The prediction has a mean pLDDT of 77.
The RNA shown here (TPP riboswitch aptamer (THI element)) has 98 nucleotides and comes from Paracoccus tegillarcae.
Rfam family: TPP riboswitch aptamer (THI element). About the family: Vitamin B(1) in its active form thiamin pyrophosphate (TPP) is an essential coenzyme that is synthesised by coupling of pyrimidine and thiazole moieties in bacteria.
The RNAcentral record of the sequence draws on Rfam.
Taxonomically the source falls in Paracoccus (Bacteria, Pseudomonadati, Pseudomonadota, Paracoccaceae).
[in-house]
RNA sequence: ACCUUGCGACAGGGGCGCUUGCGCGAGACCGCAGGCUGAGAUGCACCCUAGAACCUGAACCGGAUAAUGCCGGCGGAGGAAGUCGCGGGGUCAGCACC
Numbered sequence: 001a002c003c004u005u006g007c008g009a010c011a012g013g014g015g016c017g018c019u020u021g022c023g024c025g026a027g028a029c030c031g032c033a034g035g036c037u038g039a040g041a042u043g044c045a046c047c048c049u050a051g052a053a054c055c056u057g058a059a060c061c062g063g064a065u066a067a068u069g070c071c072g073g074c075g076g077a078g079g080a081a082g083u084c085g086c087g088g089g090g091u092c093a094g095c096a097c098c
Stems, first nucleotide, its partner, number of pairs: 001091010011049004016043001017036007054079003060073004
């Protein structure tokens, strides 16, 4: 010098779905109590700040399910929010000494 990685500070970004019962009445909404997946389904929480938070495509395609972005594909796609400080590891080069 370059590569890689950890921590901290402050700042910023993001999502919250499906479903059963009851209130409850035709249904929806809402509230309460459960079930599913998940880090997180409104939490003094969780995730993310750059190859995988999240959004778009997308009322997409395949599979599974009681059902759902539930799983896979799409996807190294197009977008998307960062600075500072303190360390670890690796590679190369220069200089000094032996």